[in-house]
RNA sequence: GGCCGGGCAACCGCGCAAUCCAAGGCUUCCAAUUGUGUCAGGUCCGAAAGGAAGCAGCACCACGAUUCUGCGGAUGUGCCGCGGGACCCCGGCUCCC
Numbered sequence: 001g002g003c004c005g006g007g008c009a010a011c012c013g014c015g016c017a018a019u020c021c022a023a024g025g026c027u028u029c030c031a032a033u034u035g036u037g038u039c040a041g042g043u044c045c046g047a048a049a050g051g052a053a054g055c056a057g058c059a060c061c062a063c064g065a066u067u068c069u070g071c072g073g074a075u076g077u078g079c080c081g082c083g084g085g086a087c088c089c090c091g092g093c094u095c096c097c
Base pairs, nucleotide, nucleotide: 001094002093003092004091005090006089007088011084012083013082014081015080016078017077018075019074020073021072024069025068028065029064035060036059037058038057043052044051045050
């Protein structure tokens, strides 16, 4: 120097976790005014039968807020797992000086 075996911080790849963003879904709250529906009382039209508009209330839901979850993604988080791993380290064999 070469070959073989083993090891290896840097580095690379994959995975997992952590943190953050986040589609969508779930829970709850939500009408003052000018949402929708139903509209007690009362009002209006009508000779009447009946009809009309519609306050309060109630229900649903919009905007908004809230609970849980997290398709997907990011990170100079971890030195966690697996694999690769030039340089380098250990051992063996062999060649040259």

A computed fold for a 97-nucleotide RNA from a Deltaproteobacteria bacterium, annotated as Bacterial small signal recognition particle RNA.
It matches the Rfam family "Bacterial small signal recognition particle RNA". Rfam describes the family as follows. The signal recognition particle (SRP) is a universally conserved ribonucleoprotein involved in the co-translational targeting of proteins to membranes.